Record summary:
Predicted 3D model of a 129-nucleotide RNA (SAM riboswitch aptamer (S box leader)) from a Crocinitomicaceae bacterium. Its mean pLDDT, the model's own confidence on a scale to 100, is 78. Rfam family: SAM riboswitch aptamer (S box leader). Rfam describes the family as follows. The SAM riboswitch is found upstream of a number of genes which code for proteins involved in methionine or cysteine biosynthesis in Gram-positive bacteria. The source organism's lineage runs through Bacteria, Pseudomonadati, Bacteroidota, Flavobacteriales and Crocinitomicaceae.
RNA sequence: GAUUUAUAAAGAUCGAGGUGAGAGACAGGCUCUAUGACCCUCUAGCAACCCCAAGAUCAAGGGCAAUACAAACUGAUCGAGGAAGGUGCUAAAUCCUGAAUCCGGAAGAGUUUCGGAUGAAUAUAAAUU
Numbered sequence: 001g002a003u004u005u006a007u008a009a010a011g012a013u014c015g016a017g018g019u020g021a022g023a024g025a026c027a028g029g030c031u032c033u034a035u036g037a038c039c040c041u042c043u044a045g046c047a048a049c050c051c052c053a054a055g056a057u058c059a060a061g062g063g064c065a066a067u068a069c070a071a072a073c074u075g076a077u078c079g080a081g082g083a084a085g086g087u088g089c090u091a092a093a094u095c096c097u098g099a100a101u102c103c104g105g106a107a108g109a110g111u112u113u114c115g116g117a118u119g120a121a122u123a124u125a126a127a128u129u
Stems, first nucleotide, its partner, number of pairs: 001129008015042004022032003026098004044090003049086002051082002055078005094121001100118008
């Protein structure tokens, strides 16, 4: 870098130091910014993807002369709860809208526009490559 899956209206630094002009992915809008943004280091925090996990369901297993049921162990799915570790995150709904498809409304003449749903794009995690 690519692919797949999940999540993105909740939450969390007006902290210290460094630097010094753009930043919020892209386009349009709108915002933040020398009262120092963005970024880097530290500090503090949020969350719970990986992680740990009581327990639940199903399958298998086992027991038995046999049938049915139970325990251990195993696999799959779900999972109250936890926060040591690996990431991530801590202006604004992913700041808003955005390809395309479908549904509904209005104008009206081969289109325009408004609303909604799916979704595209983007970001993050986990797995694979």